[in-house]
């Protein structure tokens, strides 16, 4: 110096002018404020409203799982323990892991392979018997060292032993079972005993421990029109008489129709676009909603993740929904062109993406650039 893993910060700056939103007041073309590390995916864990519900406990269903601390809280973060990879003389360096249970119980374990969980015997490898001069085959019995299948073959490595082998038997390492020390714990660690019984998958069902009642700011809460309905008074008015609680009937009367009249027939005679006041919804409007599990320093405590004080700030609030464009100069970054000690000029030019009730995660997207940790590599000391 280059590269590869991890992780942390920044993610363009000043100033003019012109707009847009919200807010204040002296209302002047006045002053202040004005996106994000992810405002995003709506995956978790909250506040916060409203339904539901005595409490609690059990089923049912969801999610989570080493051990301890951190929070409100968490499937988030921190430390640490064990596994597995990388480096390495070893690592205490560096990634990483859905990391409770396989002796509770069912289930499965593809192809290959004799055998895959009540193990098994294809090639070896050994004895014995026959056939044969030998070499070999054949037939019965032993074996599981070696070979060869697989992701995984029922402990491993080294003796002793054997016709050859074999926890058959013995060191040592595994395992397992006991106590003992250190650890708050996950766990380690030395002893002791058992020849070894116990293969993998719980991200297949299960079993064990622990959360978890629903819905979501379009949640909910308060104001509250015009117009149409409801309801209660009040004014005018309801032709008159009997009955009957009342619908109503009978009789007298009066109006219109048919009709030249009169009888007759038929239909009408009680309700007000009234006045005031009350009520429930609709439009719209306002809080909810910007002072908070806030944010910056100081400092104490702690490995740390965070906490205690102290002291300073107040940092968008829209509802068809603002945060924008341009002009200068500089700063990263590319290209081009002069010149070559290494500088001038000129062009182009800043990524993802963008509130919507808040927060506390995680997951994703991101041009460029700067820092740490760490491993190869390569030059020079």
């Nucleotide at each position: 110096g280059c590269g590869g893993a991890g992780g942390g910060c920044c993610g363009g700056g000043u100033g003019g002018c012109c707009g847009c939103a919200c807010g204040c007041c002296u209302c002047g073309u006045g002053c202040g404020u004005g996106a994000g590390g992810a405002a995003a995916g709506u995956c978790c864990g909250g506040a916060c409203u409203c339904c539901a519900c005595a409490g609690u406990g059990c089923a049912a269903c969801g999610g989570c799982g080493g051990c301890g601390g951190g929070u409100a809280a968490c499937g988030c973060c921190c430390g640490c323990c064990c596994g597995g990879g990388g480096u390495u003389c070893a690592g205490g360096c560096c990634c990483u892991g859905a990391g409770g249970g396989a002796u509770a119980g069912c289930g499965c374990c593809a192809c290959a392979g004799a055998g895959a969980a009540u193990a098994g015997a294809c090639c070896g490898c050994c004895c014995a018997g026959c056939c044969g001069a030998c070499c070999g085959g054949c037939u019965g019995g032993g074996u599981a060292a070696g070979g060869g299948u697989g992701a995984a073959a029922c402990g491993g490595u080294g003796g002793a032993g054997u016709a050859a082998g074999a926890g058959c038997c013995c060191a040592c390492c595994g395992c397992g079972c006991g106590g003992c020390u250190g650890g708050u714990a996950a766990c380690a660690g030395a002893c002791g005993c058992g020849g070894c019984a116990c293969g993998g998958c719980a991200a297949g069902c299960c079993c064990c421990g622990c959360c978890g009642g629903g819905a979501g700011c379009a949640a909910a809460a308060c104001c509250g029109a015009a117009u149409a309905g409801g309801g209660a008074u009040c004014g005018c008015g309801u032709g008159g008489g009997c009955g009957g609680c009342a619908a109503c009937g009978c009789c007298c009367g009066g109006g219109g129709g048919u009709g030249c009249g009169c009888u007759g027939c038929c239909c009408c005679c009680a309700g007000c676009a009234g006045g005031u006041c009350c009520g429930g919804g609709u439009a719209g409007g306002u809080u909810g909603c910007a002072a908070g599990a806030g944010c910056a320093c100081g400092u104490c405590g702690g490995c740390a993740a965070c906490g205690g004080c102290g002291c300073g700030c107040c940092c968008a609030g829209a509802u068809g929904a603002a945060u924008g464009g341009u002009c200068a100069c500089c700063c990263a970054a590319g290209g081009g062109g002069c010149a070559u000690c290494u500088g001038c000029c000129u062009c182009u030019g800043g990524a993802c993406a963008g509130a919507a009730u808040c927060c506390g995660g995680c997951u994703u997207a991101c041009a460029g650039g700067c820092c740490c940790u760490u491993c190869g590599c390569g030059a020079c000391a």

A computed fold for a 381-nucleotide RNA from a Pseudomonadota bacterium, annotated as Bacterial RNase P class A. Its mean pLDDT, the model's own confidence on a scale to 100, is 78. The model forms 92% of the base pairs in the Rfam consensus. The source organism's lineage runs through Bacteria, Pseudomonadati and Pseudomonadota.